[in-house]
Molecule: c-di-AMP riboswitch aptamer (ydaO/yuaA leader)
Organism: soil metagenome
RNA sequence: CGCCGAAUCCACGAAACGUGGAACGGGGGAACCAAGGUGGCACGGCCACUGGGGCGAACUUCCUCGACUAAGAGGGAGCGCGCGAGCUCUUUCAGCGCGAGCCCGACAGCUAACCCCGUAGGCGUUCGAAAGAG
Numbered sequence: 001c002g003c004c005g006a007a008u009c010c011a012c013g014a015a016a017c018g019u020g021g022a023a024c025g026g027g028g029g030a031a032c033c034a035a036g037g038u039g040g041c042a043c044g045g046c047c048a049c050u051g052g053g054g055c056g057a058a059c060u061u062c063c064u065c066g067a068c069u070a071a072g073a074g075g076g077a078g079c080g081c082g083c084g085a086g087c088u089c090u091u092u093c094a095g096c097g098c099g100a101g102c103c104c105g106a107c108a109g110c111u112a113a114c115c116c117c118g119u120a121g122g123c124g125u126u127c128g129a130a131a132g133a134g
Base pairs, nucleotide, nucleotide: 001124002123003122004121008022009021010020011019012018023119024118025117026116027115028114033109037049038048039047040046041045051107052104053103054102055101059078060077061076062075063074064073065072079099080098081097082096083095087134088133089132090131091130092129093128
């Protein structure tokens, strides 16, 4: 200097892991509206199994190993995210990489008013083909 990301900027302060503000991101929360866990059955109901939710791209499914249906490991497919983007902006394809981690604590659909929280961390890319705008 540039990139991913909400994660930046300003003021005060000697400074702080400090205080305040802006901007950005996220959660909770009416009415209206919506919805009514999954599977089975002899289906006005009964039985069995199962907590649920949030941030984030980080999910779904199948196969193999794992003595087994477990923890875990590897692989495939789908889907999602980032790079690809060296004049700037937007986009497509090839190619490359990633799909972690954490929190709430039996509780949360949407949601005006209103309330609350966050401002981390990481990286240095080998740059192919094409469309549009400046």